[in-house]
RNA sequence: GGUGAGGUAGCUCAGUCGGCUAGAGCGGGGGUCUCAUAAUCCCCAGGUCGGGAGUUCGAUUCUCCCCCUCACCA
Repeated sequence: GGUGAGGUAGCUCAGUCGGCUAGAGCGGGGGUCUCAUAAUCCCCAGGUCGGGAGUUCGAUUCUCCCCCUCACCA
C1' cells in the first nucleotide's frame, strides 16, 4: 500500500426491513441476608452508538470521506 472484518456502558458483546425510552453479562454504588465475610436476591448510576458530511419528516442503522484496531496479502 491492497483486500476483508470491526469501532455501541469501565470490560466482553447483542441489537435495529430507518421510527416508540438503545440492551445483556461482568464490573461499580446502595440495599437485603449473615455474628461477620462471600454468595444469593432487589434497586441505581453509567452511552455525543469512532469523527464529519450527505439522503430522509426522521440515521446507532443507508451512502461518502476521514481516524483507529485486528486478520490476510504485498